[in-house]
Molecule: SAM riboswitch aptamer (S box leader)
Organism: uncultured Rubrobacteraceae bacterium
RNA sequence: CUCGCAUCGAGAGCGGCGGAGGGAACUGGCCCCGAGAAACCGCGGCAACCGGCGGAGGACACACUCCGCGAGGUGCCAAGUCCAGCAGGACGGCCAUUACCGUUCUGGAAGAUGUGGG
Repeated sequence: CUCGCAUCGAGAGCGGCGGAGGGAACUGGCCCCGAGAAACCGCGGCAACCGGCGGAGGACACACUCCGCGAGGUGCCAAGUCCAGCAGGACGGCCAUUACCGUUCUGGAAGAUGUGGG
């Protein structure tokens, strides 16, 4: 880099350094930021994907499933993956159809993280 699978409405921040950006990319919105952005470092924390440990089921063991723990490997610690974009449904606006607009839901796309393979 690429392919498969799982998950993505919960949760968790201080200090140092730095000095103007940041929220993946594009467009539109909305937001954070000199009361100090990003990056980097330290410490702390969250979570439970992998690994580990313990328990239950599986008549034993293994596989497998569930629960718990949190010393290991990652990850993460503003806002739903900040929201939308593509397709469709419902409701509303318009006298009414299409279209359009608004609200909402479902799916997709893209992305993120883990894990396994190439």